[in-house]
RNA sequence: ACCUUAUCCAGAGAAGCCGAGGGACUGGCCCGUUGACGCUUCAGCAACCUCUGACAUUUGUCAGAAAGGUGCUAACUCCAGCAAGAAUUCAUUCUUGAGAGAUAAGAA
Repeated sequence: ACCUUAUCCAGAGAAGCCGAGGGACUGGCCCGUUGACGCUUCAGCAACCUCUGACAUUUGUCAGAAAGGUGCUAACUCCAGCAAGAAUUCAUUCUUGAGAGAUAAGAA
C1' cells in the first nucleotide's frame, strides 16, 4: 500500500518564519502578496484510543474526566461527480444509497 469496523450538517486561532500557490482528484465555487498553503511555538476544540462510575452481562449502554497516544481549529468531507426516486417555471432543485476521501482503532 491493501483489508475490517466506526464516524464525518457540532466545535475550536493567535504569534513568529517563509513567500505563491492552496482547498485529495476532475468540474464548479472559494481562500490567497491586507501574506494563503506549509513549518515552529503557545493556546483551544473534540472525545477515537485511554481512565472512573453506574447498569447490563460478554463485552455492550449511559454518565463523567482530560494526564497520556492520535486527530482537528475557512466554507456540511466547500458543492457536485455514480445509481435510484421525487418536484419542476425544463434553468434546475431536493431526498436516499453507493463510490471516492479524511480520521481513529484494529489487522497485516
This is a predicted structure of a 108-nucleotide RNA (SAM riboswitch aptamer (S box leader)) from Planococcus glaciei. The coordinates come from a structure-prediction model, not an experiment, and the mean pLDDT is 84. The RNAcentral record of the sequence draws on Ribocentre.